Source information
This is a predicted structure of a 72-nucleotide RNA (transfer RNA) from Camelus ferus. Its Rfam family is "tRNA". From the family's description: Transfer RNA (tRNA) molecules are approximately 80 nucleotides in length. The family's RNA type in Rfam is transfer RNA.
[in-house]
RNA sequence: GCAGAUAUAGCUCAGUGGUAGAGUGUGUGCCUAGAGUGCAUAAGGCCCUGGGUUCAAUCCCCAUUAUCUCCA
Numbered sequence: 001g002c003a004g005a006u007a008u009a010g011c012u013c014a015g016u017g018g019u020a021g022a023g024u025g026u027g028u029g030c031c032u033a034g035a036g037u038g039c040a041u042a043a044g045g046c047c048c049u050g051g052g053u054u055c056a057a058u059c060c061c062c063a064u065u066a067u068c069u070c071c072a
Base pairs, nucleotide, nucleotide: 001071003069004068005067006066007065010024011023012022013021018055026042027041028040029039030038049063050062051061052060
């Protein structure tokens, strides 16, 4: 330099054109003599960034940024 992939909650990951979920973690309460386990509940994300299409975009298109892989 060419081509491709990924970017979503603190972490690991789903998701689909109609304003987003799980596990784990965190806080609170219950349980226990106490801790742990367990149960319930709450908070936490305008989905890398900027444009475009659309009535409507995390999703489709373009570009940018970062990371990874392959080729040279």
The prediction has a mean pLDDT of 80. The RNAcentral record of the sequence draws on Rfam.